[in-house]
């Protein structure tokens, strides 16, 4: 210093603030007008969306970095939701019944500097699985789960 095997810990964040108000619940009721309708027209009050609407917040994991930034020029650290890639989530199928194979898997443009910019610097956008529930990225559920992977340690052979 290293290929492999196996253990162990970790490993995801967010509606401040205001409006409507489906819908409930109290009060009151003097309403025969043509259905309806005292099991309450119709009149007042409260309460009532983290879902609606304005607005506010959030970014897993690896790589990449024309490199820019912290340092002290070092050692060192950070740094892409929307560039590649995985990862969860759905959805077939197969079975040894919790793994396997397949499929599906969001969103970026415009300026600047510059020999180049998907990553700098500015601007202005845009995305976010399934059940539930008044329509959910942010609540509540599977999920005391799974896991991309980090880090540590053992063992072992060249």
């Nucleotide at each position: 210093c290293g290929a492999g095997a196996c253990c162990u810990u970790c490993a995801g964040g967010g509606c401040a603030g205001g409006g409507u108000g489906a819908g409930g619940c109290c009060c009151g009721a003097u309403a025969c007008g043509a259905u309806c309708g005292a099991u309450g027209a119709c009149g007042g009050g409260c309460c009532a969306a983290u879902u609606c609407c304005c607005g506010a917040c959030c970014g897993g994991u690896g790589g990449u970095g024309a490199u820019g930034c912290c340092g002290a020029c070092a050692a060192g650290g950070c740094a892409a939701g929307u560039c590649c890639a995985c990862g969860a989530g759905c959805c077939g199928c197969g079975c040894c019944a919790g793994c396997g194979c397949g499929g599906u898997u969001g969103a970026g443009c415009c300026g600047g500097c510059g020999a180049g910019a998907u990553a700098c610097c500015g601007g202005c956008a845009c995305c976010g699985a399934c059940g539930g529930u008044a329509a959910a990225g942010u609540c509540c559920g599977g999920a005391u789960g799974g896991a991309a992977g980090a880090a540590g340690g053992u063992u072992g052979c060249a």